[in-house]
Formats: sequence, C1' cells, structure tokens
RNA sequence: UGGUCUGUAGCUCAAUGGUAGAGCAGUGCCCUGUUAAGGCAAGGGUUGUAGGUUCAAAUCCUAUCGGACCAG
Repeated sequence: UGGUCUGUAGCUCAAUGGUAGAGCAGUGCCCUGUUAAGGCAAGGGUUGUAGGUUCAAAUCCUAUCGGACCAG
C1' cells in the first nucleotide's frame, strides 16, 4: 500500500428493508436467622463515524476510523 472479515446494552452475541432483542453482569423486591443459590421486576442502545438510496435502513451503496487476518 492492496484485499477479506469485523464493529449492535458493562461483557458475549442475535436480529435475511417494516416496533433493536437474548444470555451473563449490575440495580430493586421476594425467599432465607445471614450469605450464597433460587424466583419476580424494572432499567440500560445516536447499531463505530459522516453522507446517500428508500414511504421505511442495524440491514443496501459510498467514504472514513478502529481491530483481526492475508498478500506485497
């Protein structure tokens, strides 16, 4: 320098153009003599960034930034 893959909740990951979810973690409550375990509930997101296409974009297109790998 070129190419491929990847970026979504605190962490690990889903969501094949139509309301962004799950598990774990954390918080509150229940349970227990107490803790752990267990049960219930609520919260937490400019979907890396900036544009474009579309009635509608995490998803399609372009550029760009970070990471991994390959080539030179």
This is a predicted structure of a 72-nucleotide RNA (transfer RNA) from Haliscomenobacter sp.
Taxonomically the source falls in Haliscomenobacter (Bacteria, Pseudomonadati, Saprospiria, Haliscomenobacteraceae).
Its Rfam family is "tRNA". Rfam classes the family as a transfer RNA.
The coordinates come from a structure-prediction model, not an experiment, and the mean pLDDT is 81.